A computed fold for a 126-nucleotide RNA from Alicyclobacillus sp., annotated as c-di-AMP riboswitch aptamer (ydaO/yuaA leader). Lineage of the source: Bacteria > Bacillota > Bacilli > Caryophanales > Alicyclobacillus. The sequence was found by an Rfam model in a public genome assembly. Its mean pLDDT, the model's own confidence on a scale to 100, is 80. It matches the Rfam family "c-di-AMP riboswitch aptamer (ydaO/yuaA leader)". Rfam links the family to the GO terms cyclic-di-AMP binding and regulation of gene expression.
RNA sequence: UCGCUCGACCGGCUGAAUCCCCUUCGGGGGAGCGGGGGAACCAGUUUUGGGGUGAAACGCCACGCGUGGGGCAAACCUUUCUGCCCUAACCCGUCAGCUAACCUCGUAAGCCGAUAGAAAGGAGAG
Numbered sequence: 001u002c003g004c005u006c007g008a009c010c011g012g013c014u015g016a017a018u019c020c021c022c023u024u025c026g027g028g029g030g031a032g033c034g035g036g037g038g039a040a041c042c043a044g045u046u047u048u049g050g051g052g053u054g055a056a057a058c059g060c061c062a063c064g065c066g067u068g069g070g071g072c073a074a075a076c077c078u079u080u081c082u083g084c085c086c087u088a089a090c091c092c093g094u095c096a097g098c099u100a101a102c103c104u105c106g107u108a109a110g111c112c113g114a115u116a117g118a119a120a121g122g123a124g125a126g
Base pairs, nucleotide, nucleotide: 010113011112012111013110014109018031019030020029021028022027032107033106034105035104036103037102042097049095050092051091052090053089057067058066059065060064068087069086070085071084072083073082076122077121078120079119080118081117
């Protein structure tokens, strides 16, 4: 000096998954955010079972491609262009449409280390 690996700080990404308080340290409570069940009215059709979370669906000349859908590019939001990527997995158990009141559940997990594309508008700060 270069490369690789590990750790810390800091910054950031997907996601609802963050913050605060108490604690006998086992855990408990709350706020915020997110999900499910659940009338009337309306709607709908149950073996071709049906349904839920999620962007993760459909089609085809089929293991790939196309359309559609989703995410990222760093002070914040929106839009456009450009570029890159994803389009899974799991659960309920014969049962659930919408749904006021009401009831109930979750608050995980997994990654990145490149000073990190451009434009317009807005907000904000000085």